Transfer RNA from Euhalothece natronophila Z-M001, 74 nucleotides, folded computationally. Rfam family: tRNA. Rfam classes the family as a transfer RNA. The RNAcentral record of the sequence draws on ENA and Rfam.

C1' cells in the first nucleotide's frame, strides 16, 4: 500500500438474499414472595443497529465513502 471479518441495550450475542412495534441472556431498577438476604417469579426502563450519503413506497438489511478492532499479503 492491497485483500477480508467484524461494528445491533451496560456486557454477550441473535436478527440481513428489504417490508407492519428492532429481540434474547446477563447485569440494572421496581414489586410479588421470605425474619431478613439469595434464589424464584412478574414488571419496567435501556438503541438514531460505528459515522456520513445513496438508490427504494420502504434500508439494521443493497451500494459508495469514511473510522475502529482484527487477520491475511506485496
Nucleotide at each position: 500500500g492491497g485483500g477480508g471479518u467484524u461494528g445491533u441495550a451496560g456486557c454477550u450475542c441473535a436478527g440481513u438474499u428489504g417490508g407492519a412495534u428492532a429481540g434474547a441472556g446477563c447485569a440494572a431498577g421496581c414489586g410479588c414472595c421470605u425474619c431478613c438476604u439469595a434464589a424464584g417469579c412478574g414488571c419496567u426502563a435501556g438503541g438514531u443497529c460505528g459515522c456520513c450519503a445513496g438508490u427504494u413506497c420502504g434500508a439494521a438489511c443493497c451500494u459508495g465513502g469514511c473510522c475502529a478492532a482484527c487477520c491475511c499479503u506485496g